[in-house]
RNA sequence: GCCUCUGUAGCUCAGUUGGAUAGAGCGCGACAUUGGUAAUGUCGAGGUCCCGGGUUCGAAUCCCGGCAGAGGCU
Repeated sequence: GCCUCUGUAGCUCAGUUGGAUAGAGCGCGACAUUGGUAAUGUCGAGGUCCCGGGUUCGAAUCCCGGCAGAGGCU
C1' cells in the first nucleotide's frame, strides 16, 4: 500500500427483503420478599445505532468518504 470483517446501553451482543416506540442478558437504581444479607420477583433509568455526507416519503439497515480495531496479502 491492497483486501476482508467489525464498530448498536457501563460490559457482552441480537436486530440487515429499508417501515412497529431501537432490543436482550449482565451490571446500575427503587420497591417487594427476609430477623438481616444473598437469591428471587416487579418497576425504572441509561442510546448522536463510530463520524460526516448522499439516496429515499422513510436509513441502525442501502451508497460514498473518513476514523478506530481485528485478520490476511505483497
This is a predicted structure of a 74-nucleotide RNA (transfer RNA) from Candidatus Pacearchaeota archaeon CG10_big_fil_rev_8_21_14_0_10_34_76. Its Rfam family is "tRNA". Model confidence (mean pLDDT): 80 of 100. NCBI's taxonomy places the organism under Archaea, Nanobdellati, Candidatus Pacearchaeota. The sequence was found in a public genome assembly.